[in-house]
RNA sequence: GCGCGGAUGGCGGAAUUUGGUAUACGCGCAAGACUAAGGAUCUUGUGCCGCAAGGCUUGGAGGUUCAAGUCCUCUUCCGCGCA
Repeated sequence: GCGCGGAUGGCGGAAUUUGGUAUACGCGCAAGACUAAGGAUCUUGUGCCGCAAGGCUUGGAGGUUCAAGUCCUCUUCCGCGCA
């Protein structure tokens, strides 16, 4: 240099049917139950802003579309292959 794959809440990791509820599920964390106190287990909650209504968020920037994590362009970083 060329080709392929990847980047999503605090962490891991999904999002199928070809674009249609972003963060399912698990871990962690918080509160509670249980305990003499813990561990384990169980229950509820848990992206950000906002009093609320609502708004914002998928590495970054544009574009297409009524609608984009998903399609297109450029770009950053990581991994693999070829030369």
Predicted 3D model of an 83-nucleotide RNA (transfer RNA) from a Candidatus Margulisiibacteriota bacterium.
The coordinates come from a structure-prediction model, not an experiment, and the mean pLDDT is 81.
The source organism's lineage runs through Bacteria, Bacillati and Candidatus Margulisiibacteriota.
Rfam family: tRNA. Rfam describes the family as follows. Transfer RNA (tRNA) molecules are approximately 80 nucleotides in length.